[in-house]
Context: one part of a larger RNA
RNA sequence: UGACGGGGGCCCGCACAAGCAGCGGAGCGUGUGGUUUAAUUCGAUGCAACGCGCAGAACCUUACCCAGGCUGGACAUGCCGGCAGUAGGGGGCGGAAACGCCGCCGACUCGUCGAGGCGAGCACCGGCACAGAUGCUGCAUGGCUGUCGUCAGCUCGUGCCGUGAGGUGUUGGGUUAAGUCCCGCAACGAGCGCAACCCUCGUCGCCAGUUAGCUGCUCUGGCGAGACCGCCGGGUGCAACCCGGAGGAAGGUGGGGACGACGUCAAGUCAGCAUGGCUCUGACGCCUGGGGCUACACACACGCUACAAUGGCCGGUACAAUGGGCGGCGAAGGGGCGACCCGGAGCGAAUCCCAGCAAAGCCGGCCUCAGUGAGGAUUGCAGGCUGCAACUCGCCUGCAUGAAUGCGGAGUUGCUAGUAACCGCCGGUCAGCACACGGCGGUGAAUACGUUCCCGGGCCUUGUACA
Numbered sequence: 001u002g003a004c005g006g007g008g009g010c011c012c013g014c015a016c017a018a019g020c021a022g023c024g025g026a027g028c029g030u031g032u033g034g035u036u037u038a039a040u041u042c043g044a045u046g047c048a049a050c051g052c053g054c055a056g057a058a059c060c061u062u063a064c065c066c067a068g069g070c071u072g073g074a075c076a077u078g079c080c081g082g083c084a085g086u087a088g089g090g091g092g093c094g095g096a097a098a099c100g101c102c103g104c105c106g107a108c109u110c111g112u113c114g115a116g117g118c119g120a121g122c123a124c125c126g127g128c129a130c131a132g133a134u135g136c137u138g139c140a141u142g143g144c145u146g147u148c149g150u151c152a153g154c155u156c157g158u159g160c161c162g163u164g165a166g167g168u169g170u171u172g173g174g175u176u177a178a179g180u181c182c183c184g185c186a187a188c189g190a191g192c193g194c195a196a197c198c199c200u201c202g203u204c205g206c207c208a209g210u211u212a213g214c215u216g217c218u219c220u221g222g223c224g225a226g227a228c229c230g231c232c233g234g235g236u237g238c239a240a241c242c243c244g245g246a247g248g249a250a251g252g253u254g255g256g257g258a259c260g261a262c263g264u265c266a267a268g269u270c271a272g273c274a275u276g277g278c279u280c281u282g283a284c285g286c287c288u289g290g291g292g293c294u295a296c297a298c299a300c301a302c303g304c305u306a307c308a309a310u311g312g313c314c315g316g317u318a319c320a321a322u323g324g325g326c327g328g329c330g331a332a333g334g335g336g337c338g339a340c341c342c343g344g345a346g347c348g349a350a351u352c353c354c355a356g357c358a359a360a361g362c363c364g365g366c367c368u369c370a371g372u373g374a375g376g377a378u379u380g381c382a383g384g385c386u387g388c389a390a391c392u393c394g395c396c397u398g399c400a401u402g403a404a405u406g407c408g409g410a411g412u413u414g415c416u417a418g419u420a421a422c423c424g425c426c427g428g429u430c431a432g433c434a435c436a437c438g439g440c441g442g443u444g445a446a447u448a449c450g451u452u453c454c455c456g457g458g459c460c461u462u463g464u465a466c467a
Stems, first nucleotide, its partner, number of pairs: 001467002003464003007461007015451002019415005026305008034296002042053002064291007073130001077129006088105002091102004108121006132280002135278003141274002143269003146265001148263001153192006159168003172183003198257004203225007228251001231245005307408001311367007323354003328347002333342003374405001379400007421443007
């Protein structure tokens, strides 16, 4: 000087408390451990791994396993030699394909000269130099990322103090979300952080506007205004600032986002990419068929659906927003109980379609506390769709079947407001496949006395045999 303390003081944070909904029990989904396996590819492992890389594993993907094949290679550049039945096209045989073998048709560009040859080249073939590797090392690395932590800190120049390490400044008194600001002070300044500048939502004005003829409102887009403790009252040292009030769409950083200091964890990633070193090179490279990543006595993590009557079912009836669409979205009309099929209008889209876009909601009815008309797992049969192909291993529909489950032990998670909770909708990925993820709107709470305690953190101080 730090670090640490079941030392002290001060102060924060959904940290506790107060409250609401959950998880931990059940069934199912997904991930992981374990086990199994020819293989169940690899990585991630307290917080900060475990719906994580995977924003889509039937083949492909695919890195794994088995089998069949290829070798200068599936891919790049250069050099040398060959370059006429070669490149290319279509076909036969073997084969699961890859691949191997066979025969048929059959070129192009440039130069040159007495038009058909010669020479050179592209492609191709042979050879050389090389390619290739998701093989190893994230303890050789770049880049990127997580985390402490949106925490309020981390430093520098000069001066001063100290033999020195170092200190001072940055401590102190107030104040703040903040090393925010004020006052004081051997310090005076400065930098990276904080804040502001950026995006968005909320109010208003101006301008413009396609769809539907015009105007206005709404709306869409752009530009601007507005909030600054500015005004009033109170507190204070009449400093910073704090409390109350007026006006206002909005107050005291208005809500949300982007943005993450010096550094820590030899944190994560050589499998996104790049890259040093090492290693393989008729294989640790490459192609193909099939299998596996989907296994299942178990264990954990995160979810979905429930256990019902503020509920379930039936009928009727309202109200969104974000988005997406051309080998795409697909209307009307028709068929089917339905998934879906036929059909193809319109639309590169504020115009048409997904989509009359919603669901919870509201109105009426049935059910009457039962494992029930709660719950839907599991299984059988029949179908639909995508796709070369749904056996391993997709999604959906109908009929039948109807399991566990009676609100969950110890423990544990999220959330302070348009939040939690509940409700549906859209999107990316994608041929198909969403209970995940990212967004969107609808309905819309309860509680916070307080900081003793648990967890994490900041400042000062104290002890130390630790560095």

A computed fold for a 467-nucleotide part of an RNA from a mine metagenome, annotated as small-subunit ribosomal RNA, 3' major domain. It matches the Rfam family "Bacterial small subunit ribosomal RNA". RNAcentral holds the full RNA, with entries from SILVA.